[in-house]
Context: one part of a larger RNA
RNA sequence: CGUUAGAAUUUUGAGGGAACUGACCUUCAGUACGAGAGGAUCAAGGUGAGGUAACCUCUGGUGCACCAGUUGUCCUACCAAGGGCACGGCUGGGUAGCCACGUUGCUAUUUGGAUAAACGCUGAAAGCAUCUAAGCGUGAAGCCAAUCCCAAGAUUAGAAUUCUUUCAAGACCCCCGGUAGACUACCGGGUUGAUAGCUCCUAGGUGUAAGCUCAGUAAUGAGUUCAGCCGAGGGAUGACUAAUUGGUCGUAAA
Numbered sequence: 001c002g003u004u005a006g007a008a009u010u011u012u013g014a015g016g017g018a019a020c021u022g023a024c025c026u027u028c029a030g031u032a033c034g035a036g037a038g039g040a041u042c043a044a045g046g047u048g049a050g051g052u053a054a055c056c057u058c059u060g061g062u063g064c065a066c067c068a069g070u071u072g073u074c075c076u077a078c079c080a081a082g083g084g085c086a087c088g089g090c091u092g093g094g095u096a097g098c099c100a101c102g103u104u105g106c107u108a109u110u111u112g113g114a115u116a117a118a119c120g121c122u123g124a125a126a127g128c129a130u131c132u133a134a135g136c137g138u139g140a141a142g143c144c145a146a147u148c149c150c151a152a153g154a155u156u157a158g159a160a161u162u163c164u165u166u167c168a169a170g171a172c173c174c175c176c177g178g179u180a181g182a183c184u185a186c187c188g189g190g191u192u193g194a195u196a197g198c199u200c201c202u203a204g205g206u207g208u209a210a211g212c213u214c215a216g217u218a219a220u221g222a223g224u225u226c227a228g229c230c231g232a233g234g235g236a237u238g239a240c241u242a243a244u245u246g247g248u249c250g251u252a253a254a
Stems, first nucleotide, its partner, number of pairs: 001153001005164007015150004021049001023047005033038001050107006059100004066093005071086006111145003118138004170249004174190005195242003198238001199236004204230003211224005
């Protein structure tokens, strides 16, 4: 821009894409077959591998400043307690998120249709024979559907419901954010508000803070204390802070 008034929500599916891999074990059965050695088809059941998708309950990794320990040095006058720098100084752990080495599912179980090679029925030409000439069937991981995803610019531009009779319905700018994300877009919210921060409660992490008291000459230990501190998780009928005030587009026909 189009879809012939403009919108919001929900859809149909022309068409397109993805996927459909492989092994082993048990039974059938030491059966059929075979002199023996050996050793099945078909059928039934089971377990992995490979591939793929989603997720973070479990296991594990990361988690650049969440907690603790600790070395050197400088600083806060000193003690104590802290801070800076040294690869995040080093070390031990670790929430959320992300992830696999983790978990779960799928990989047509059941299928339908038309077929290939092939196998047939009936059957003449050609009194026989013949799957073929007329006619009819069986038949593959392949083909078309079925499964999942996209999809009306499918210009054949579809459908349904609802709204708006125009300073409209609706949308955007702008702002607070994230189930989204390079930007944009998308999604949630914008005071008629729980959108983010903050506060409070809590899961979880670290591992028992500082100060004081006690014991010890002291290093240190014990008690107060499962303490103190804490990023992302969950919750709040907590508006304290920030989403202010506003502006723009949209205006057809009858």